This is a predicted structure of a 74-nucleotide RNA (transfer RNA) from Candidatus Roizmanbacteria bacterium RIFCSPHIGHO2_02_FULL_43_11.
This record gives sequence, C1' cells and structure tokens, in this order.
RNA sequence: GGGGGCGUAGUUAAAUGGUAUAACAGAGGUCUCCAAAACCUCUAUUGGGAGUUCAAUUCUCUCCGCCCCUGCAA
Repeated sequence: GGGGGCGUAGUUAAAUGGUAUAACAGAGGUCUCCAAAACCUCUAUUGGGAGUUCAAUUCUCUCCGCCCCUGCAA
C1' cells in the first nucleotide's frame, strides 16, 4: 500500500427497512426479625457526519477506533 470483519445500555448480545429488545448490573418495592434468594416495577443504548427513503441499527459515501489476512521495492 491492498483486501476483509467489527463498533447497539455500565457489560454481554438480539433486532437485515416499519414501536430499539433481552440477560447481567443499577434504583425502588413485595416477602423476611434482619439479610440472601425469588417475584414485580423503573432507569439507561444504535461510534461522528452526510446521503437515499414516507420511514435507517439495517442501504450508500466519508471520517474515527479496534481486529484479521496479505504484497512490491529497499
């Protein structure tokens, strides 16, 4: 230099154009003498920008970050 993959909540992952979801974690509650466990409720997320579209996590371009494969010359 060339090619490919990944980026979603504090963490790990779903969602392939149509209400962003689950588990763990966090907060509150029920229960308990207290606590743990269990159960209920709540909070919080699409790496930045632009484009296409009625509608973008999803498609396109660009930038940023991470990972993998691979040259030529010297």
Taxonomically the source falls in Candidatus Roizmaniibacteriota (Bacteria, Bacteria candidate phyla). It matches the Rfam family "tRNA". By type it is a transfer RNA. The coordinates come from a structure-prediction model, not an experiment, and the mean pLDDT is 82. RNAcentral holds the sequence, with entries from ENA.